[in-house]
Context: one part of a larger RNA
RNA sequence: UGACGGGGGCCCGCACAAGCGGUGGAGCAUGUGGUUUAAUUCGAAGCAACGCGAAGAACCUUACCAGGUCUUGACAUCUUCUGACAAUCCUAGAGAUAGGACUUUCCCUUCGGGGACAGAAUGACAGGUGGUGCAUGGUUGUCGUCAGCUCGUGUCGUGAGAUGUUGGGUUAAGUCCCGCAACGAGCGCAACCCUUAUUGUUAGUUGCCAGCAUUAAGUUGGGCACUCUAGCAAGACUGCCGGUGACAAACCGGAGGAAGGUGGGGAUGACGUCAAAUCAGCACGGCCCUUACGUCCGGGGCGACACACGUGUUACAAUGGGUGGUACAGCGGGAAGCCAGGCGGCGACGCCGAGCGGAACCCGAAAUCCACUCUCAGUUCGGAUCGGAGUCUGCAACCCGACUCCGUGAAGCUGGAUUCGCUAGUAAUCGCGCAUCAGCCAUGGCGCGGUGAAUACGUUCCCGGGCCUUGCACU
Numbered sequence: 001u002g003a004c005g006g007g008g009g010c011c012c013g014c015a016c017a018a019g020c021g022g023u024g025g026a027g028c029a030u031g032u033g034g035u036u037u038a039a040u041u042c043g044a045a046g047c048a049a050c051g052c053g054a055a056g057a058a059c060c061u062u063a064c065c066a067g068g069u070c071u072u073g074a075c076a077u078c079u080u081c082u083g084a085c086a087a088u089c090c091u092a093g094a095g096a097u098a099g100g101a102c103u104u105u106c107c108c109u110u111c112g113g114g115g116a117c118a119g120a121a122u123g124a125c126a127g128g129u130g131g132u133g134c135a136u137g138g139u140u141g142u143c144g145u146c147a148g149c150u151c152g153u154g155u156c157g158u159g160a161g162a163u164g165u166u167g168g169g170u171u172a173a174g175u176c177c178c179g180c181a182a183c184g185a186g187c188g189c190a191a192c193c194c195u196u197a198u199u200g201u202u203a204g205u206u207g208c209c210a211g212c213a214u215u216a217a218g219u220u221g222g223g224c225a226c227u228c229u230a231g232c233a234a235g236a237c238u239g240c241c242g243g244u245g246a247c248a249a250a251c252c253g254g255a256g257g258a259a260g261g262u263g264g265g266g267a268u269g270a271c272g273u274c275a276a277a278u279c280a281g282c283a284c285g286g287c288c289c290u291u292a293c294g295u296c297c298g299g300g301g302c303g304a305c306a307c308a309c310g311u312g313u314u315a316c317a318a319u320g321g322g323u324g325g326u327a328c329a330g331c332g333g334g335a336a337g338c339c340a341g342g343c344g345g346c347g348a349c350g351c352c353g354a355g356c357g358g359a360a361c362c363c364g365a366a367a368u369c370c371a372c373u374c375u376c377a378g379u380u381c382g383g384a385u386c387g388g389a390g391u392c393u394g395c396a397a398c399c400c401g402a403c404u405c406c407g408u409g410a411a412g413c414u415g416g417a418u419u420c421g422c423u424a425g426u427a428a429u430c431g432c433g434c435a436u437c438a439g440c441c442a443u444g445g446c447g448c449g450g451u452g453a454a455u456a457c458g459u460u461c462c463c464g465g466g467c468c469u470u471g472c473a474c475u
Base pairs, nucleotide, nucleotide: 002474004471005470007469008468009467010466011465012464013463015459016458019422020421021420022419026314027313028312029311030310031309032308033307034305035304042053043052064300065299067297068296070294073125077124078123079121080120081119082118083117088101089100090099091098092097106115107114108113127289128288130287132285136283137282138278139277140276141274143272148187149186150185151184152183153182154163155162156161167178168177169176193266194265195264196263198234199233200232201231202230203229204228207224208223209222212221213220237260240254241253242252243251244250303441316415320374321373322372323371324370325369332363333362334361337356338355341352342351343350344349381412386407387406388405389404390403391402392401428451429450430449431448432447433446434445
């Protein structure tokens, strides 16, 4: 100087408290440990591993296993030789491959040759998801969007170092003001960026419809007022008023305003910490394999199951279940696609078929509301499991897909100690869309809108953090 203290002071954070909803109990889904296995590929490990890498494991993916193959190789460059290559068919085989049939004579040319492709040979080499993240780059997590971390010159100290950065106020903030042996500066904070909330203006189709006609219908004429769309601009700055304050910074209240003191949300992550994570995204040093630790193939496995844990989902019901009727979104997506409408089917879906590469066509709400019913029961709750019959995708659903229908109807009556999230359009609750994707094990992830609360006295305590100070056997 730091670090540490069951030392002190000040301050902050859904940290506690006040509330609301969960977890821990049940079934199922998913990840992990363990066990098993020929293999159950590998990585991630307190917070910060465990619906994580994986935004899609039937084959492929695939890295694993048993078996069947190849050895200049599945892929790249160079050397030599030969030749178009390919496609189709037959035979053997699980296929990879092997044999055969049929067919074919590439492009440029100075006619010497050159180029692309295929086959053969030779060796240089290829190849490795093999090991090392404790050799590394790059990227990422975390403390933490916490308010800190430093430098130049000067001054003080023998020196390590201190000062500045401490102090009095204040702030979300090392934010600002005042003071001061300091004076300045940098990286952070804030602002500049995106989005959302208001208005004006420009524009008016594929959007909209006030008035005038018209229609079953903004359908058509017409119009661009309104809504909306998307460019530009305005607007918020403690600017104004009162009070408090140290005549400061600032704080409290008010006016005006769509919005008020950072308006809401996002992007943005200082110096550094954890030899944190990643050699399996990629790159890369040195090490190792080279008829195999490389490569191809069909099959199996990654999906096992006494058990343990994490994360979710569905429930245990009447603020509910069922039946019928009925209203209102936003983000988005669509051509080997989205699919209106019609017909068939109880249905998944099938057949026919219009429109739309889309402000035009299509995908499109649910909770809600109104009736009726059920009347507290393991039930008209709950839907696991199992039997049967089907649909679709795909070469192929046995291991191991989703969906539909009929039947079956398990546990579960609100969950111990414990533990998690959330302060407002939030929690809770309701559905919708998208990426990946043939299909899908999505109850996951990322977004979107609908309905829409309760509570915060306060900072004693738990956890984490910031500043000052003190002790110190550690540095």

Description:
A computed fold for a 475-nucleotide part of an RNA from an uncultured bacterium, annotated as small-subunit ribosomal RNA, 3' major domain. Rfam family: Bacterial small subunit ribosomal RNA.